[in-house]
RNA sequence: UCUUAUCCAGAGAAGUGGAGGGAUAGGCCCUUUGAAGCUUCGGCAACAGGUUCUUUUGAAACACUGUGCUAACUCCUACAGACCAAUGUCUGGUAGAUAAGA
Numbered sequence: 001u002c003u004u005a006u007c008c009a010g011a012g013a014a015g016u017g018g019a020g021g022g023a024u025a026g027g028c029c030c031u032u033u034g035a036a037g038c039u040u041c042g043g044c045a046a047c048a049g050g051u052u053c054u055u056u057u058g059a060a061a062c063a064c065u066g067u068g069c070u071a072a073c074u075c076c077u078a079c080a081g082a083c084c085a086a087u088g089u090c091u092g093g094u095a096g097a098u099a100a101g102a
Stems, first nucleotide, its partner, number of pairs: 001102007012041005020030003024078004042070003047066003050062003054058001074095001079092005
C1' cells in the first nucleotide's frame, strides 16, 4: 500500500510531566480540581493463535500468547440519495481507527 471484517456496548488509578488534547476542516467538548507524552499495576474486549467441550462439522467457554482499547455513537457534520415546509431523519459512500492476510 491492497483485501476482508468490525466500529450506537465495555473498561481505571498512581508516579512523572507542565499545556495542550479529542485524525484533518467546521463545530462542540475535555483540561492547572493538571492536557499530551513516558513508567508501573489493573481493567475491558474477544480480531488472530492456543486450550477445554463436541463422533465430526459447528457452537460455546477460558483469557494463556500476540495485538488493541481504557470521555462524549468513529463526539457531531463533511459527499451523494430519499423523505420533509424547514431544522432534521434514514440509507449508502468518502475519510479515520483496530485485527488478520498478502
RNAcentral holds the sequence, with entries from MGnify. Predicted 3D model of a 102-nucleotide RNA (SAM riboswitch aptamer (S box leader)) from uncultured Halobacillus sp. Its Rfam family is "SAM riboswitch aptamer (S box leader)". Its family is annotated with regulation of gene expression in the Gene Ontology. The prediction has a mean pLDDT of 85. Lineage of the source: Bacteria > Bacillota > Bacilli > Caryophanales > Halobacillus.